[in-house]
RNA sequence: GCAACGAGACAAGCGCCUGGCCUCGUCUUCGCGACGAGGUGACGAGGAGGAAGGUCAUCGAGACAUUCGGCGGAUGCCUUCCCGGCCGGCCCGGUCGACACGUCUGAGAGCAAAACCCGGGAGCGAUCCCGCAACAGAGGCUCAGACGAGGGGUUUC
Numbered sequence: 001g002c003a004a005c006g007a008g009a010c011a012a013g014c015g016c017c018u019g020g021c022c023u024c025g026u027c028u029u030c031g032c033g034a035c036g037a038g039g040u041g042a043c044g045a046g047g048a049g050g051a052a053g054g055u056c057a058u059c060g061a062g063a064c065a066u067u068c069g070g071c072g073g074a075u076g077c078c079u080u081c082c083c084g085g086c087c088g089g090c091c092c093g094g095u096c097g098a099c100a101c102g103u104c105u106g107a108g109a110g111c112a113a114a115a116c117c118c119g120g121g122a123g124c125g126a127u128c129c130c131g132c133a134a135c136a137g138a139g140g141c142u143c144a145g146a147c148g149a150g151g152g153g154u155u156u157c
Base pairs, nucleotide, nucleotide: 014072015071016070017069019068020040021039022038023037024036025035026034027033043060044059045058049082050081051080052079053078054077055076083097084096085095086094087093089154090153091152092151101148102147103146104145105144106143107142108141118131119130120129121128122127
């Protein structure tokens, strides 16, 4: 270095729990008071050139009671550097990120899960798991329009 076997891990709207809330048990001065054991603690869509720093990181759904509160992380945004595309090559500069010009407006196509209803399962319980159905917005895509950018130097054709 390679191969085989075994184990662990394999999450990025993600993970965690010393607060809160809830359940069960024991004790009880009958006050959820103490102790113990548990449960809950964000529903998906979208999102990545690399590094560092900064920053309460985009969008809607449900609910209107905790999706409260806190910690960590993070593909967002900003700055710097590197790499790369474009501005014909190169240097500088600008702009963007392998869909590699940008912003705005309008139209179109396409697109979710949970909650809820119904049903099933596990648990004494809080609660959890599974099946079934409907419904977004942003971004991206397509079309149309408006505005802005498409530079300086140098060499060659």
Overview:
Predicted 3D model of a 157-nucleotide RNA (glmS glucosamine-6-phosphate activated ribozyme aptamer) from an Actinomycetota bacterium. The sequence was found by an Rfam model in a public genome assembly. The source organism's lineage runs through Bacteria, Bacillati and Actinomycetota. The prediction has a mean pLDDT of 80. It matches the Rfam family "glmS glucosamine-6-phosphate activated ribozyme aptamer". Gene Ontology terms of the family: catalytic activity and regulation of gene expression. For this family Rfam cites "Control of gene expression by a natural metabolite-responsive ribozyme" (Winkler et al., Nature, 2004).